Predicted 3D model of RNase P RNA and transfer RNA as a complex of 467 nucleotides. Rfam match: Bacterial RNase P class A. Its family is annotated with ribonuclease P activity, tRNA processing and dimeric ribonuclease P complex in the Gene Ontology. The family's RNA type in Rfam is ribozyme.
[in-house]
């Protein structure tokens, strides 16, 4: 330096402030609040991103099927998960072996469809460009060469990938054509809960890659999110009843006044300034009941799959028994500043061979701020501890 | 708080579906044309496709993470 595992994000005191409190005291007044003091409490490992999984709440009678989306080795943990633990297998750490570490979206490529650019003769029911070998024929004295018909995947060359690899035999040349080893496929056996592993027997070998392409298989998922939702409930608007007023109409001997009824519309009022009217200014907008419900207030709201310790079980994740503890919940939003002492890190100085030790010194202290609550993941970021970076050929 | 979208040349955008070489318009440079400029014509330069990792022989395109910006709802 890199990797892995783990830990911490300060402690105490003073002082000035901020938020909360069904703790308490004092003061004020419309008797329910307001103001002040004391006391108690007040951010994180990520409170972040909002990427997964849940609790909780409401909607939908909440069933079945399809669609859509997600997950994907095996076993376990968990409320659950795409998370965690252990194991298996592949790949990587130049090669081989052992050990160790890292990494894997790690079901299926004989269910089907599709893609494999360029290069190359040929790219998926393979394929003769060069080369190699044989036959025929022509030229040639010969060596050899041309043409043609066949054989050949061992060699060259192309490619990310060329239809098992290496060696020996074999052959006209070649070829699993034959054999040995390695690999592959099939079969039962043994071990393991299982993924899988092991040895054995058989088969010359057929079956390229891509599913983070469509797709198939198995499993999971109803939707919306605390601004969910719920209780009380000003004002405005609404409905009903009662009262009153104006206009119109009808009736009462009835044109007017008066009295009564009624549809629609409405609440015309009071006070001040004035002797009066107009005007101007201010206050009010008849009363009662009702349901829904806005502002507002309250609940949801923080005691919870909670935290710490001992013991026990388990390789571990985690689980269980017992004991102890209560730890923000506020409204767009509080949790801060300064000083001193200590502690941490770095520099400098001194001592010491060194490990290290010391100091009236200086500097640093990151990322970041709860908003319903948990379990994870990811990302940001400062410091520290332990351990590994091996052995043989 | 919840949901959706976009990052590609100096600017505005295609390309992503179905992976194989990145393109258009405006702008820029050079030349021609003109007395000169503009317009026109011809040629050219300019891109690690926001960043990091993965899948694949191969990634702007597929997947994961992350950053920035924009829009919508209550």
């Nucleotide at each position: 330096g890199c990797g892995u595992a783990c830990c911490g994000g300060a402690a105490c005191g003073g002082u000035c402030g901020c938020c909360c409190g069904c703790u308490u005291c004092c003061g004020c007044c419309u008797c329910g609040g307001c103001g002040g003091g004391a006391c108690g409490g007040g951010a994180g490992g990520a409170a972040a991103g909002u990427c997964c999984g849940a609790g909780c709440a409401c909607g939908g009678a909440a069933g079945g099927a399809c669609a859509a989306g997600g997950u994907g080795g095996u076993g376990g943990g968990u409320a659950a998960c795409g998370c965690c633990c252990a194991c298996c297998g592949g790949c990587c750490c130049g090669c081989u072996g052992c050990a160790g570490g890292g990494u894997c979206a790690g079901g299926g490529a004989c269910a089907g469809u599709g893609c494999c650019a360029c290069a190359g003769a040929a790219a998926a029911c393979a394929g003769a460009c060069c080369g190699c070998c044989g036959g025929g024929u022509c030229c040639g004295a010969a060596a050899g060469g041309g043409c043609u018909c066949g054989g050949u995947a061992a060699g060259g060359g192309u490619g990310a990938a060329a239809c098992g690899g290496u060696g020996c035999g074999g052959u006209a040349a070649g070829a699993g054509c034959g054999c040995a080893c390695c690999g592959c496929c099939c079969g039962g056996c043994c071990g393991g809960u299982g993924a899988c592993g092991g040895a054995c027997g058989g088969g010359g070998c057929a079956c390229g890659g891509c599913a983070a392409a469509c797709c198939c298989c198995a499993c999971c998922u109803c939707g919306u999110g605390c601004a969910a939702g719920u209780g009380c409930a000003a004002g405005c608007a609404g409905u009903u009843c009662c009262g009153c007023c104006c206009c119109g109409c009808c009736a009462g001997c009835g044109a007017c006044c008066c009295u009564g009824g009624u549809u629609u519309g409405g609440c015309a009022g009071c006070c001040g300034u004035g002797g009066u009217c107009c005007g101007c200014g201010g206050c009010a907008u008849g009363g009662a009941a009702c349901a829904g419900g806005u502002a507002g207030c309250g609940c949801g709201c923080u005691c919870g799959a909670g935290c710490c310790c001992c013991c026990g079980g388990g390789c571990a994740a985690c689980c269980g028994u017992g004991g102890g503890c209560c730890u923000a919940g506020a409204g767009a939003a509080a949790u801060g500043g300064c000083c001193g002492u200590u502690g941490c890190c770095g520099a400098c100085c001194g001592c010491g061979c060194a490990a290290g030790c010391g100091g009236c010194u200086c500097g640093g202290g990151a990322c970041a701020g709860a908003a319903c609550u948990c379990g994870g993941c990811u990302u940001a970021g400062c410091g520290g501890u332990a351990u590994g970076c091996g052995c043989a050929g | 708080c919840g949901g959706g979208g976009u990052g590609u040349a100096g600017c505005u955008c295609a390309g992503c579906u179905u992976g194989g070489u990145a393109g258009a318009g405006c702008g820029c440079u050079u030349g021609c044309u003109u007395c000169g400029g503009g317009a026109g014509c011809a040629a050219g330069a300019g891109g690690c496709c926001g960043c990091a990792g993965g899948u694949u022989c191969g990634a702007a395109u597929c997947c994961u993470g992350u950053c920035a910006c924009c829009c919508c709802g209550a």